[in-house]
Record summary: A computed fold for a 73-nucleotide RNA from a Candidatus Margulisiibacteriota bacterium, annotated as transfer RNA. Taxonomically the source falls in Candidatus Margulisiibacteriota (Bacteria, Bacillati). The coordinates come from a structure-prediction model, not an experiment, and the mean pLDDT is 81. It matches the Rfam family "tRNA". Its family is annotated with triplet codon-amino acid adaptor activity in the Gene Ontology. It was read from a public genome assembly.
RNA sequence: GCGGGCUUAGCUCAGUUGGUAGAGCGCGACCUUGCCAAGUUCGAGGUCGUCGGUUCGAGCCCGAUAGCCCGCU
Numbered sequence: 001g002c003g004g005g006c007u008u009a010g011c012u013c014a015g016u017u018g019g020u021a022g023a024g025c026g027c028g029a030c031c032u033u034g035c036c037a038a039g040u041u042c043g044a045g046g047u048c049g050u051c052g053g054u055u056c057g058a059g060c061c062c063g064a065u066a067g068c069c070c071g072c073u
Stems, first nucleotide, its partner, number of pairs: 001072007010025004019056001027043003031039001049065005
């Protein structure tokens, strides 16, 4: 230099042909228990890496760009 993959909650990751952003773990509260642990229920937490474009509407499509990883030269 060229090609490819990944980037979504604190962490690990889903997200179907473009139509209200989710799960597990973690965190907070309540309940259960004499206490702890364990368990039930509820809740908080997101500029979907960044910028721009297409569209009535973008996590998803298009372009550029940043970081990380892999391959080729």